Molecule: RNase P RNA; transfer RNA
Organism: marine eukaryotic metagenome
RNA sequence: AGUCGGCCGAACAGUCGCUGCCUGGCGUUCCAUUCAGGAUCGUGGGCGGAGGAAAGUCCGGGCUUCACAGGGCAGGGUGCCAGGUAAUGCCUGGGAGGCGCGAGCCUACGGAAAGUGCCACAGAAAACAAACCGCCUCCGGCUUCGGUCGGCGGUAAGGGUGAAAAGGUGCGGUAAGAGCGCACCGCGCCGCGGGUAACCGACGGCGGCACGGUAAACCCCACCCGAAGCAAGGCCAAAUAGGGAUGCGACGGCGCGGCCCGCGCUGCAUCCGGGUAGGCUGCUCGAGGCGGCUGGCGACAGCCGUCCCAGAUGAAUGACUGUUCUCGACAGAACCCGGCUUACAGGCCGACUCCU
RNA sequence: GCGAGAUAGCUCAGGCGGUCAGAGCGUCGGAUUCAUAACCCGGAGGUCGAGAGUUCGAGUCUCUCUCUCGC
Numbered sequence: 001a002g003u004c005g006g007c008c009g010a011a012c013a014g015u016c017g018c019u020g021c022c023u024g025g026c027g028u029u030c031c032a033u034u035c036a037g038g039a040u041c042g043u044g045g046g047c048g049g050a051g052g053a054a055a056g057u058c059c060g061g062g063c064u065u066c067a068c069a070g071g072g073c074a075g076g077g078u079g080c081c082a083g084g085u086a087a088u089g090c091c092u093g094g095g096a097g098g099c100g101c102g103a104g105c106c107u108a109c110g111g112a113a114a115g116u117g118c119c120a121c122a123g124a125a126a127a128c129a130a131a132c133c134g135c136c137u138c139c140g141g142c143u144u145c146g147g148u149c150g151g152c153g154g155u156a157a158g159g160g161u162g163a164a165a166a167g168g169u170g171c172g173g174u175a176a177g178a179g180c181g182c183a184c185c186g187c188g189c190c191g192c193g194g195g196u197a198a199c200c201g202a203c204g205g206c207g208g209c210a211c212g213g214u215a216a217a218c219c220c221c222a223c224c225c226g227a228a229g230c231a232a233g234g235c236c237a238a239a240u241a242g243g244g245a246u247g248c249g250a251c252g253g254c255g256c257g258g259c260c261c262g263c264g265c266u267g268c269a270u271c272c273g274g275g276u277a278g279g280c281u282g283c284u285c286g287a288g289g290c291g292g293c294u295g296g297c298g299a300c301a302g303c304c305g306u307c308c309c310a311g312a313u314g315a316a317u318g319a320c321u322g323u324u325c326u327c328g329a330c331a332g333a334a335c336c337c338g339g340c341u342u343a344c345a346g347g348c349c350g351a352c353u354c355c356u
Numbered sequence: 357g358c359g360a361g362a363u364a365g366c367u368c369a370g371g372c373g374g375u376c377a378g379a380g381c382g383u384c385g386g387a388u389u390c391a392u393a394a395c396c397c398g399g400a401g402g403u404c405g406a407g408a409g410u411u412c413g414a415g416u417c418u419c420u421c422u423c424u425c426g427c
Stems, first nucleotide, its partner, number of pairs: 001353008010324007018049006025043003029039003051330001055341002058339005063229004070261004075225005080094005095109001096107004110220002115218002117214003132159002134155003138151005167185006186209001187207005192201003233281004243272006252266005288307008325328001357427006365381004374412001383399004405421005
């Protein structure tokens, strides 16, 4: 000078408050009253009281209700391989490609020889290739004998255009050229060897190359996915309403996340008019934290010990004083977890790299 | 908890990515009129909410943020 991983995110004391649970002493009110007791509010005491992201709601699960014989079609997602996990688009390890002197970092990384589409402008040509300039043979005209003009052709070496022009270098070859031939490199296929696999081999053979990019274009292949969400849902209490009109009426209507097969139920839809919306629960002990041992490269798993750590519903963490320091960033739970992403003053620890 | 959107000063278009950045109102200049408005002619005005990525090329495709609106 940098790379990677982990951790903290002002501290202490006092006073006054807020909030959840427990508790008994006291007091209030109510129920029951033969006694014991129960509920409620206030007060005293004890214990606890925001985060690493509580955030964005981008993924994955739990939980709950609905739907669940089953099948097909749509639709969505993921995309090298193996493992971890409740599950994942996450994590770990490995492969390939790229970046960096290096420690290390990054990657939407299946298929373009299944098919279709697109590739503006420029350029001769943009995809079963193509002759603008150039190069070359031949034929004809002209000629100052150097060439020059025209024509039938050959040619992808060179120039030019473009993001991209149909393998690269060298030698041979040729009229000039060209995988036309050869060597090496690259590519494809087959075999052998290594690896669970992706893949690898300065192993062997075959093929002159089988032909551009784009799949974050349609698509193909493989795998996965039922829908909604705690305003889910459950319980209690209160209230209650039966009607009227119109339309359609079983090849109908409704329901089963979208459609169809299929299944179930049966009058249905719209309008008018009337009525209710208060409380309890779900609610926090959980794929939980910490420590140790064992297995594993690791993510992680197993066992043992130990701890209990917010649960509100106008919604709680605050205010003041004192001391100290590095003078304090981003930011506030609302059903709960695992990830990802984004924001963040500053500080600490460990491992490693490069330069002097 | 769920869903939609952001393009000129305002309201909105932009199909399967390319000379495609447009329309109306507004604004500026001209013309008309004695003057003003309307009508007519011409012009200016945009980092397509921000940042990355895919592609030769992004308003458009993908991802991450920001803001607004609705249930």